A computed fold for a 72-nucleotide RNA from Lactobacillus sp. S2-2, annotated as transfer RNA. Its Rfam family is "tRNA". The prediction has a mean pLDDT of 82.

RNA sequence: GCAUCUGUAGUGUAAUGGAUAACACAUAAGAUUCCGAUUCUUAGGAUAAGAGUUCGAUUCUCUUCAGAUGCA
Numbered sequence: 001g002c003a004u005c006u007g008u009a010g011u012g013u014a015a016u017g018g019a020u021a022a023c024a025c026a027u028a029a030g031a032u033u034c035c036g037a038u039u040c041u042u043a044g045g046a047u048a049a050g051a052g053u054u055c056g057a058u059u060c061u062c063u064u065c066a067g068a069u070g071c072a
Stems, first nucleotide, its partner, number of pairs: 001071007010025004018055001027043005048064005
């Protein structure tokens, strides 16, 4: 340099183009306890960026960015 793949809460994963983007762990608060641990309840937190297609995009298309792999 070229090609391919990936990018979603702090982490790991879901979501056939259609409901307020879901679950687990983690974090915070509360309950429980003499105090902790465990358990229960609740809360906050995310689609890499920008355009396009569409009534509607996490999903499809293009560009950029980041990472990984292969070739040279």